[in-house]
RNA sequence: GCGCCUGUAGCUCAGUGGAUAGAGCGUCUGUUUCCGGAGCAGAAAGUCACAGGUUCGAUCCCUGUCUGGCGCG
Numbered sequence: 001g002c003g004c005c006u007g008u009a010g011c012u013c014a015g016u017g018g019a020u021a022g023a024g025c026g027u028c029u030g031u032u033u034c035c036g037g038a039g040c041a042g043a044a045a046g047u048c049a050c051a052g053g054u055u056c057g058a059u060c061c062c063u064g065u066c067u068g069g070c071g072c073g
Stems, first nucleotide, its partner, number of pairs: 001072005007066001010025004018056001027043005049065005
């Protein structure tokens, strides 16, 4: 340099055109307990990497840029 894949909550990931974007773990609060843990109940946390385009509507499709990974030279 070229090709392919990847980017969504603090972490690991799901979701692949349609209403308020979800799960597990973690964090916080309550409950329970002599205290803690476990259990149970609840809460917070997201510019869906960035910009543009297509569409009535984009996390999802298209283009470019960036990040990380793999392969080729």